A computed fold for a 388-nucleotide RNA from Nocardioides asiaticus, annotated as Bacterial RNase P class A. It is recorded under the gene name rnpB. The RNAcentral record of the sequence draws on ENA.

RNA sequence: CGGGCCGGUCGGGCGAUCGCGUCCAUCUUUCCCAGCGAUGGGCAGGAUGGUCGAGGAAAGUCCGGGCUCCACAGGACAGGGUGGUGGGUAACGCCCACCCGGGGUGACCCGCGGGACAGUGCCACAGAAAACAGACCGCCUCGUUGGUCGAGCUUGUCGAGACCGACGGGGUAAGGGUGAAACGGUGGGGUAAGAGCCCACCAGCGACCAGGGUGACCUGGCCGGCUCGGCAAACCCCACCCGGAGCAAGACCAGACAGCGUGCGUUCGAGGACGGUCCGUCCGAGCACGCGGGUAGGUCGCUGGAGGCCGCCGGCAACGGCGGUCCGAGAUGGAUGGUCGCCGGCUCAGAAGAGUCACAGAACCCGGCUUACAGACCGGCCCGUCCG
Repeated sequence: CGGGCCGGUCGGGCGAUCGCGUCCAUCUUUCCCAGCGAUGGGCAGGAUGGUCGAGGAAAGUCCGGGCUCCACAGGACAGGGUGGUGGGUAACGCCCACCCGGGGUGACCCGCGGGACAGUGCCACAGAAAACAGACCGCCUCGUUGGUCGAGCUUGUCGAGACCGACGGGGUAAGGGUGAAACGGUGGGGUAAGAGCCCACCAGCGACCAGGGUGACCUGGCCGGCUCGGCAAACCCCACCCGGAGCAAGACCAGACAGCGUGCGUUCGAGGACGGUCCGUCCGAGCACGCGGGUAGGUCGCUGGAGGCCGCCGGCAACGGCGGUCCGAGAUGGAUGGUCGCCGGCUCAGAAGAGUCACAGAACCCGGCUUACAGACCGGCCCGUCCG
């Protein structure tokens, strides 16, 4: 210098002005309360000033948790989920490190990564055959038979034998061909032809031993039968995890309305309070469920939190601990916008100038994943070439 891999940050800036929403302060108006009164307090409204006001994904709502209500002895079944090992975490299907397999020269990337000797099932097309053995062509052998040649001498419708076929029986799985996948590979021996039939090496599987590692697993040795297909995101088996619904949760205030049915109960005590439970003590005349009717107002929940930033310490890391510092939306027909000036990027363009600002908008909160995204910046690493 060129090409590439990984991680992170930002995602128009500054100023003026007019608006919108939250909160605070001051002034003020109506009303209410206390007071004989001056005055004080409160709800709501208005004005002025100040404060804060979308995101890295606020999105999809796919996982996990907090919170709320309901249910719940334990355990089990059903159902759902997860799936190499170790760790992190509130938890996870997330993250980190490692193992194994695959890809890349490499930085690095990818894996829907338990079990296929528990059982059932499936393997399209092609092919003889798709799972337990079997055999289409081929190879070998035997028998019958046809043809050709033919040693021989007894010259015959003689004939050993050889070759070429046809049919039938047997042996074989080397070779051919199909496929995503074909019952180990190469070489030698062996055989009628062949074959792990035997042998050597290699690959794979399994048992044992030794060493290393928390572990997944790795390394080495020795032995065995010689060899066992794939699919579990097919059913299934194994291990572990999981109660349900969701802020329209749920609670309170105000207001409105029309009751009815069923069951249990009123000293033979329903139900409630205390209480983790039982026992016990106390209260006690209603309680539970269903149908019907009414309401569509307000307040709380509501945002300060597994919170951000900085430093030190522990850890390879994810992350954790300690200290300091900061406060950064809370609407409910739902605010977060418009205009102008300067600067920046991009597009059109010779210039002047004009246009435009990626994806996209909170709704109880948080941790993740996934998806969308113009452009800009930072850091680490790899490969190649050249120069020193």